[in-house]
About this RNA
This is a predicted structure of a 69-nucleotide RNA (transfer RNA) from Felis catus. The organism belongs to Felis, within Eukaryota. It matches the Rfam family "tRNA". Rfam links the family to the GO term triplet codon-amino acid adaptor activity.
RNA sequence: GUAAAUAUAGUUUAAUAAAAACAUUAGAUUGUUAAUCUAAUACUAGAAGUUUGAAUCUUCCUAUUUACC
Numbered sequence: 001g002u003a004a005a006u007a008u009a010g011u012u013u014a015a016u017a018a019a020a021a022c023a024u025u026a027g028a029u030u031g032u033u034a035a036u037c038u039a040a041u042a043c044u045a046g047a048a049g050u051u052u053g054a055a056u057c058u059u060c061c062u063a064u065u066u067a068c069c
Stems, first nucleotide, its partner, number of pairs: 001068007010022004024040005046060004
């Protein structure tokens, strides 16, 4: 340089209505931790376009990975 793939919450995965587990914070329970229960917080890499409607389709860009040279 060419081609292809991936990017969702702090982490790992779903998705038809953006949801679940762990983690974090607060409360309850306990003589204290741990464990358990309840609740809260926190997300579609970025920007445009198509569409009644986009995490999903198209384009550009960024990062990572793979193959070829």